[in-house]
RNA sequence: CUCUUAUCCAGAGAGGCGGAGGGACUGGCCCAGUGAAACCUCGGCAACCAUUGGAUCCUGAAACAGGAUUUGAACGGUGCCAACUCCAGCAGUGCGUAUGCGCUGAAAGAUAAGAG
Numbered sequence: 001c002u003c004u005u006a007u008c009c010a011g012a013g014a015g016g017c018g019g020a021g022g023g024a025c026u027g028g029c030c031c032a033g034u035g036a037a038a039c040c041u042c043g044g045c046a047a048c049c050a051u052u053g054g055a056u057c058c059u060g061a062a063a064c065a066g067g068a069u070u071u072g073a074a075c076g077g078u079g080c081c082a083a084c085u086c087c088a089g090c091a092g093u094g095c096g097u098a099u100g101c102g103c104u105g106a107a108a109g110a111u112a113a114g115a116g
Stems, first nucleotide, its partner, number of pairs: 001116008013042004021031003025089004043081003048077002051073009085108001090105006
């Protein structure tokens, strides 16, 4: 980098350093010298992977064992800690005269696990 699968209306920030950008892209709308990004330290969230406790069920004659569902823990591997993935973008559709307000599904993106 590509492919597959799952998830994306929840949650969680201080300090240092730095000095003008950031929110993927485009349009909007926001955040930012009352200090952006990047980096460092500490803290936190979450539960994808790994580890592990309980409950229920299945295979099994049964213990062991294996499997499924569910609910916990949080030492490890990642990830994350403004705004629903900030909103829309493509297609369909509801209400409305209309600006507009909604709904559904894609696409794109992000993260994890696996494969190449």
SAM riboswitch aptamer (S box leader) from Aneurinibacillus danicus, 116 nucleotides, folded computationally. Model confidence (mean pLDDT): 83 of 100. Taxonomically the source falls in Aneurinibacillus (Bacteria, Bacillota, Bacilli, Paenibacillaceae). Its Rfam family is "SAM riboswitch aptamer (S box leader)". About the family: The SAM riboswitch is found upstream of a number of genes which code for proteins involved in methionine or cysteine biosynthesis in Gram-positive bacteria.